The prediction has a mean pLDDT of 81.
This is a predicted structure of a 100-nucleotide RNA (Guanidine-I riboswitch aptamer) from a marine sediment metagenome.
The sequence is in RNAcentral, with records from MGnify.
Rfam family: Guanidine-I riboswitch aptamer. Its family is annotated with regulation of gene expression in the Gene Ontology. From the family's description: This family represents a conserved RNA structure found upstream of the ykkC and yxkD genes in Bacillus subtilis and related genes in other bacteria. The function of this family is unclear although it has been suggested that it may function to switch on efflux pumps and detoxification systems in response to harmful environmental molecules.
RNA sequence: AAUAGGUUUCUAGGGUUCCGAUUAAAGAAAUUUAAUGUCUGGACCGAGAGUAACCAACCUUCACAGUGAAGGUUACACGGAGGGAUAAAAGCCCGGGAGA
Numbered sequence: 001a002a003u004a005g006g007u008u009u010c011u012a013g014g015g016u017u018c019c020g021a022u023u024a025a026a027g028a029a030a031u032u033u034a035a036u037g038u039c040u041g042g043a044c045c046g047a048g049a050g051u052a053a054c055c056a057a058c059c060u061u062c063a064c065a066g067u068g069a070a071g072g073u074u075a076c077a078c079g080g081a082g083g084g085a086u087a088a089a090a091g092c093c094c095g096g097g098a099g100a
Stems, first nucleotide, its partner, number of pairs: 005055004010050001013045002018042002020039001021036006056074007076096001078099001082094003
């Protein structure tokens, strides 16, 4: 100095565009308008340092015509403030950042 892999699932967490719910007003009624996330929800966003799986890479052994098979490894990891996206926010992104 570089690297410490990729994708997907779920979760911690997150807000409020959509659906629903609640409140108020109007209306004969169906319903309409507005507000509320200090509304458990449906749905949505979602971890480098969380979960699970698949793939990839590397190593060893067996096989080796073709074709692969089995096993193992993929470690460690405290972290502001500030800014950005989306409707909005966040353990998302800047970021294994600044620092320690």